[in-house]
RNA sequence: GGGCAUGUAGCUUAGCCAGAUUAAAGCAGGGGACUUUUAAUCCUCCGACCGCAGGUUCAAAUCCUGCCAUGCCUG
Numbered sequence: 001g002g003g004c005a006u007g008u009a010g011c012u013u014a015g016c017c018a019g020a021u022u023a024a025a026g027c028a029g030g031g032g033a034c035u036u037u038u039a040a041u042c043c044u045c046c047g048a049c050c051g052c053a054g055g056u057u058c059a060a061a062u063c064c065u066g067c068c069a070u071g072c073c074u075g
Stems, first nucleotide, its partner, number of pairs: 001074007010027004029045005051067005
């Protein structure tokens, strides 16, 4: 230099292929119940406009383009 994959909550992921209700779950964190206390368990709350910027569309996390970051393969 070329090719491929990945990027969504503090962390790990789903959702993307095939566009349409409020972007879902676990862990973590706050509050509460239970318990002599802790842990465990249960209830509840909180949190991402989806790597960035454009384009297409009535409508984009999802399709298209460019760029950025990380990983892998390769000259």